RNAcentral holds the sequence, with entries from ENA. The RNA shown here (transfer RNA) has 75 nucleotides and comes from a Syntrophomonadaceae bacterium. Its Rfam family is "tRNA". Rfam classes the family as a transfer RNA. Taxonomically the source falls in Syntrophomonadaceae (Bacteria, Bacillati, Bacillota, Eubacteriales).
RNA sequence: GCGCCCAUAGCUCAAUGGAUAGAGCACCAGCCUGCGGAGCUGGGGAUACAAGUUCGAUUCCUGUUGGGCGCACCA
Numbered sequence: 001g002c003g004c005c006c007a008u009a010g011c012u013c014a015a016u017g018g019a020u021a022g023a024g025c026a027c028c029a030g031c032c033u034g035c036g037g038a039g040c041u042g043g044g045g046a047u048a049c050a051a052g053u054u055c056g057a058u059u060c061c062u063g064u065u066g067g068g069c070g071c072a073c074c075a
Base pairs, nucleotide, nucleotide: 001071002070003069004068005067006066007065010025011024012023013022018055027043028042029041030040031039048064049063050062052060
C1' cells in the first nucleotide's frame, strides 16, 4: 500500500429498516440484617464520528477514526 471483518451501557451480548434500543453481570438507592453478604424492589447509564438514501437508519451507501486478520513491498 491492497483486501476482509469488527465498533451498541463500566464489561459480555441481543435488536439487521418500524415506532419507547433490551438482557445478564457491575454501579446507586430502599427493604431485609446486630453489620456485611445473599435475596427482594426500584433507579441511572449506550448505537465510534460525519455526510447521504428513506415516511422512518443501530441496521443500507460513502468517507473518516480505532481495533483484528491476511496479502504485497522492504536497498